[in-house]
Molecule: SAH (S-adenosyl-L-homocysteine) riboswitch aptamer
Organism: Cycloclasticus sp.
RNA sequence: CUUGCAUAAGGAACGCUGCACCAGGAAUUUCCUGCUAGGCUUAUUCAAGGUCCAGUUUUAACGGCGUUCAUUAUUA
Numbered sequence: 001c002u003u004g005c006a007u008a009a010g011g012a013a014c015g016c017u018g019c020a021c022c023a024g025g026a027a028u029u030u031c032c033u034g035c036u037a038g039g040c041u042u043a044u045u046c047a048a049g050g051u052c053c054a055g056u057u058u059u060a061a062c063g064g065c066g067u068u069c070a071u072u073a074u075u076a
Base pairs, nucleotide, nucleotide: 001049002048003047004046006044007043008042009041010040011069012068013067014066015065016064019039022034023033024032025031026030038062
């Protein structure tokens, strides 16, 4: 550094749609029904693999549509 599992965080809720994943069914290379808007990023633990080389800077960036609240700033 990459991948995988787990945990945590990314302010809080309500409503709507339903792609992927998943479950079930069927006339089964596909279709239908249900569920469904943290599935993404960052950090940490463990495991596997890769690389080899230190420093500086930063402490986040995002998340369909609509509504409400919280927080901050500005204006009246």